[in-house]
RNA sequence: UUUCCGAAAAGGUAAACCUUGGGCGACCAGGGGGCACAAAGCCGCGGGGCCUUGAAAAGGCCAGCCGGGCUGCCGAA
Numbered sequence: 001u002u003u004c005c006g007a008a009a010a011g012g013u014a015a016a017c018c019u020u021g022g023g024c025g026a027c028c029a030g031g032g033g034g035c036a037c038a039a040a041g042c043c044g045c046g047g048g049g050c051c052u053u054g055a056a057a058a059g060g061c062c063a064g065c066c067g068g069g070c071u072g073c074c075g076a077a
Stems, first nucleotide, its partner, number of pairs: 005075002012037002017032006035064001041070003045067003048062005
């Protein structure tokens, strides 16, 4: 220095819910709030779920559902 790993320290993010606004909707953003998280940082590539639709097709949403990719703080055993 790197990989595995996750004690400590410094920090970080922010579930449900409430509220304001946007959207047909899934959902998203601001404020409050803390369930939890060692990548709960980013990517819609694969699977999955959800919305629009009478159905199909097509389009959209979810990265805190799983897998994968890229990047990253610290350094005990």

The RNA shown here (c-di-GMP-I riboswitch aptamer) has 77 nucleotides and comes from a Nitrospirota bacterium.
Its Rfam family is "c-di-GMP-I riboswitch aptamer". Its family is annotated with cyclic-di-GMP binding in the Gene Ontology.